Annotation:
Predicted 3D model of a 71-nucleotide RNA (transfer RNA) from uncultured Methanobrevibacter sp. The source organism's lineage runs through Archaea, Methanobacteriota, Methanobacteria, Methanobacteriaceae and Methanobrevibacter. The sequence was found in a public genome assembly. Rfam family: tRNA. The family's RNA type in Rfam is transfer RNA.
RNA sequence: GGCAAGUUUACCGAGUGGCUAGGUGUGUGGCUGCAGACCAUAAUACGGGGGUUCAAGUCCCUCACUUGCCU
Numbered sequence: 001g002g003c004a005a006g007u008u009u010a011c012c013g014a015g016u017g018g019c020u021a022g023g024u025g026u027g028u029g030g031c032u033g034c035a036g037a038c039c040a041u042a043a044u045a046c047g048g049g050g051g052u053u054c055a056a057g058u059c060c061c062u063c064a065c066u067u068g069c070c071u
Base pairs, nucleotide, nucleotide: 001070002069003068004067005066006065007064010024011023012022018054026042027041028040029039030038047063048062049061050060051059
């Protein structure tokens, strides 16, 4: 330098253009003599910018970063 895959919450991880799955962790409450386990509940989100669309995590462009392959 070229090609490919990827970037989603504190972490893991799914996601056909139309309500942002799920798990772990965390806070609060219940339960308990205390804690754990268990139950309930709450907060935390789509790498940056732009575009298309009534509507974008999803489609397009561009930039950044990560991984792999080729040279």